[in-house]
């Protein structure tokens, strides 16, 4: 230089004919406990990599960027 995939909560990853964001692990608070783990219960955290199009309505579709991977030269 050419191709393809990814990008969503600290991590690690999901959903959804386009309809208004969640699971684990983590973190806080309580419960348990002489205490710690452990289990239980309840709870904080997301401009959904930028920007534009489309549409009543975008994370999702679409187009230009950025940013890892991964093949081909």
């Nucleotide at each position: 230089g050419g191709a393809g995939g990814c990008g969503u909560a600290g991590c690690u990853c999901a959903a959804a004919u386009g309809g208004c964001a969640g699971a684990g692990c983590g973190c806080u608070c309580g419960c348990u406990u002489a205490g710690c783990a452990c289990g239980c219960g309840a709870g904080a955290g997301g401009u959904a990599c930028g920007g534009g199009g489309u549409u009543c309505g975008a994370u999702a579709c679409u187009u230009c960027g950025c940013g890892c991977c991964u093949c081909c030269a």